Transfer RNA from Vallitalea longa, 73 nucleotides, folded computationally.
The source organism's lineage runs through Bacteria, Bacillati, Bacillota, Lachnospirales and Vallitalea.
Its mean pLDDT, the model's own confidence on a scale to 100, is 83.
The RNAcentral record of the sequence draws on ENA and Rfam.
Its Rfam family is "tRNA". Rfam classes the family as a transfer RNA. About the family: Transfer RNA (tRNA) molecules are approximately 80 nucleotides in length.
RNAcentral records the identical sequence in 3 taxa.
[in-house]
């Protein structure tokens, strides 16, 4: 160079005919144990990889671009 795939919470991941962004795990907090871990309640953490563009509205749909994996050549 060219073809596709992923990018969303601190980490693993969901979220498809576009409608107020969610899970386990871990984190803080409290129950609860003579302590701890396991358990149980509760809670706080995301401008969804950038800028733009359609739309009433965009994680999703279109271009560009960044980073990565894999295939070509």
């Nucleotide at each position: 160079g060219c073809u596709g795939g992923a990018g969303u919470a601190a980490c693993u991941c969901a979220g498809u005919a576009g409608g107020u962004a969610g899970a386990g795990u871990a984190c803080u907090u409290g129950c609860a144990u003579g302590g701890u871990a396991a358990g149980c309640a509760a809670g706080a953490a995301g401008u969804c990889g950038g800028c733009a563009g359609u739309u009433c509205a965009a994680g999703u749909c279109u271009g560009c671009u960044c980073u990565u994996c894999a295939g070509c050549u």